RNA sequence: UGCGGGGUAGAGCAGUGGUAGCUCGUCGGGCUCAUAACCCGGAGGUCGCAGUUGUUCGAGUCCUGCCCCCGCUA
Numbered sequence: 001u002g003c004g005g006g007g008u009a010g011a012g013c014a015g016u017g018g019u020a021g022c023u024c025g026u027c028g029g030g031c032u033c034a035u036a037a038c039c040c041g042g043a044g045g046u047c048g049c050a051g052u053u054g055u056u057c058g059a060g061u062c063c064u065g066c067c068c069c070c071g072c073u074a
Base pairs, nucleotide, nucleotide: 002072003071004070005069006068007067010024011023012022013021018057026042027041028040029039030038048066049065050064051063054062
């Protein structure tokens, strides 16, 4: 410099253009003499940033530019 993959809740990850979800964690409750395990429930996100409000009836998803991370290349 070029090419490819990735950026979504505290962590790890799903998500065919049609209500953003799962596991763990966290908080509350139940169970227990108590803790763990187990059971029930809740909170937590504007999906990296931007586009004369890109395209579209509708964008996490498609398009364009930029930023960051990983790998390959020289």
Description
The RNA shown here (transfer RNA) has 74 nucleotides and comes from a Bacteroidales bacterium. It matches the Rfam family "tRNA". The organism belongs to Bacteroidales, within Bacteria.